[in-house]
Small-subunit ribosomal RNA, central domain from an uncultured prokaryote, 350 nucleotides, folded computationally. The full RNA is in RNAcentral, with records from ENA. Rfam family: Bacterial small subunit ribosomal RNA.
Context: one part of a larger RNA
RNA sequence: CUGGGCGUAAAGCGCGCGUAGGCGGUUAGUUAAGUUAGAUGUGAAAGCCCCGGGCUCAACCUGGGAACUGCAUUUAAAACUGGCUAACUAGAGUAUGGUAGAGGAGAGUGGAAUUUCAGGUGUAGCGGUGAAAUGCGUAGAUAUCUGAAGGAACACCAGUGGCGAAGGCGGCUCUCUGGACCAAUACUGACGCUGAGGUGCGAAAGCGUGGGUAGCAAACGGGAUUAGAUACCCCGGUAGUCCACGCCGUAAACGAUGUCAACUAACUGUUGGGCGGGUUUACGCGCUUAGUGGUGCAGCUAACGCGAUAAGUUGACCGCCUGGGGAGUACGGCCGCAAGGCUAAAACUC
Numbered sequence: 001c002u003g004g005g006c007g008u009a010a011a012g013c014g015c016g017c018g019u020a021g022g023c024g025g026u027u028a029g030u031u032a033a034g035u036u037a038g039a040u041g042u043g044a045a046a047g048c049c050c051c052g053g054g055c056u057c058a059a060c061c062u063g064g065g066a067a068c069u070g071c072a073u074u075u076a077a078a079a080c081u082g083g084c085u086a087a088c089u090a091g092a093g094u095a096u097g098g099u100a101g102a103g104g105a106g107a108g109u110g111g112a113a114u115u116u117c118a119g120g121u122g123u124a125g126c127g128g129u130g131a132a133a134u135g136c137g138u139a140g141a142u143a144u145c146u147g148a149a150g151g152a153a154c155a156c157c158a159g160u161g162g163c164g165a166a167g168g169c170g171g172c173u174c175u176c177u178g179g180a181c182c183a184a185u186a187c188u189g190a191c192g193c194u195g196a197g198g199u200g201c202g203a204a205a206g207c208g209u210g211g212g213u214a215g216c217a218a219a220c221g222g223g224a225u226u227a228g229a230u231a232c233c234c235c236g237g238u239a240g241u242c243c244a245c246g247c248c249g250u251a252a253a254c255g256a257u258g259u260c261a262a263c264u265a266a267c268u269g270u271u272g273g274g275c276g277g278g279u280u281u282a283c284g285c286g287c288u289u290a291g292u293g294g295u296g297c298a299g300c301u302a303a304c305g306c307g308a309u310a311a312g313u314u315g316a317c318c319g320c321c322u323g324g325g326g327a328g329u330a331c332g333g334c335c336g337c338a339a340g341g342c343u344a345a346a347a348c349u350c
Stems, first nucleotide, its partner, number of pairs: 004321003007304002012318001014201004021194003025088007033081002035077008049065006091191001092188004096183004103177007110154001115149007125136002162169002206247006215241002220236004258317006266295011277283001299306002323350003332343004
């Protein structure tokens, strides 16, 4: 190795791109590295195994054989793998014409609302709670009307709707820009898949420098509650939340389900596209294609459940797991301004 697993029991890297490597479509020819067969040489002796012999037997000793599954050389075979040559188009890609979209970046702009400020009206309360109080208010609040300022977020539309590799993305307009899908042809001709290292992206919080700060709000102060109340509730309130640039690199980064490909009943909703039908039209119509949901056969599963978006049947490649605690810790190394991150034990104990 033959011969285990990874949705929830331990186990899929948060997600891409990609180096080495592994794996790789169809046809013909060639080669003979892998592969297969034969031959030759070698594979010490002893031992093991088989057939005999000698000690009364056995252990032991001893003769012969087999074996030594290997290696080298050589001859041959050519199906498969590999190499080379020539070709192909079903994989992959390019061109043409369309389509949908909160995909990304930058700039501009709109209305509602909150708050504050100024002014008018107006008077004793407002606010808050289970009930209160702190708080605000006769220096005129709350309410209401007018105007202004400023910041942040975009109601309805809105949808198991859409887009994106993931994180994620939602007012409107413009500029730049990535990807996807559909249809019909033409072209390239295996250019492919995966991917150790590597590299890029990566919510929130946090950090650095400079700005900004309406609302909200860790910390903090106060009022309540309570035996206490470092809480839940209330009144305030600073970092932060926002912007620019630079770090951090983690999440229940989840579908707790790696990527790619092929195959395997049916029904139904919905989004984008195409073809046909309904004599064009409204379309609860049919077919097809790419998504996204709900049921469900076979099959799978410990069960729950999954079920063409598989956890079914297979193949390729990568990652990961091996009792609980100690511990995702110590030490060391690498990274970081720090916080900390990545890698990652043992003693001991049950």